[in-house]
RNA sequence: CCUUAUUGCAGUAACUGACGACACAUGUGGAAGUAACCACAAGGGAGCUGUAAUGAAUAAAGCCGGUCGUCUGGGCGAAGAAA
Numbered sequence: 001c002c003u004u005a006u007u008g009c010a011g012u013a014a015c016u017g018a019c020g021a022c023a024c025a026u027g028u029g030g031a032a033g034u035a036a037c038c039a040c041a042a043g044g045g046a047g048c049u050g051u052a053a054u055g056a057a058u059a060a061a062g063c064c065g066g067u068c069g070u071c072u073g074g075g076c077g078a079a080g081a082a083a
Base pairs, nucleotide, nucleotide: 003056004055005054006053007052008051009050010049011048012047015044016043017071018070019069020068021067022066026041027040028039029038030037062076063075064074
């Protein structure tokens, strides 16, 4: 130093909470309100890896769990610092 963006495919995959409404829109068992959890199953799923295609240097930041509202708690990614 081995760049980077988007898309397709394959693999992997953290996180997937409480209450109310919508309603086909999680289910079963248990716990909690000083709580917002546990187990199993289902579904969702950013990100990561490989590969293919199309582009190009160029700003950078956010993204994820049915929708909306009120909350709680995380993950990945980006930037920086230290070992």

A computed fold for an 83-nucleotide RNA from Guptibacillus algicola, annotated as ZMP/ZTP riboswitch aptamer (pfl RNA motif).
The model forms 100% of the base pairs in the Rfam consensus.
The coordinates come from a structure-prediction model, not an experiment, and the mean pLDDT is 75.
Rfam family: ZMP/ZTP riboswitch aptamer (pfl RNA motif). Rfam 15.1 lists 3,295 matches to the family in 2,545 species. Its family is annotated with regulation of purine nucleotide biosynthetic process and one-carbon metabolic process in the Gene Ontology. On this family, see Jones and Ferre-D'Amare, Nat Struct Mol Biol 2015: "Recognition of the bacterial alarmone ZMP through long-distance association of two RNA subdomains".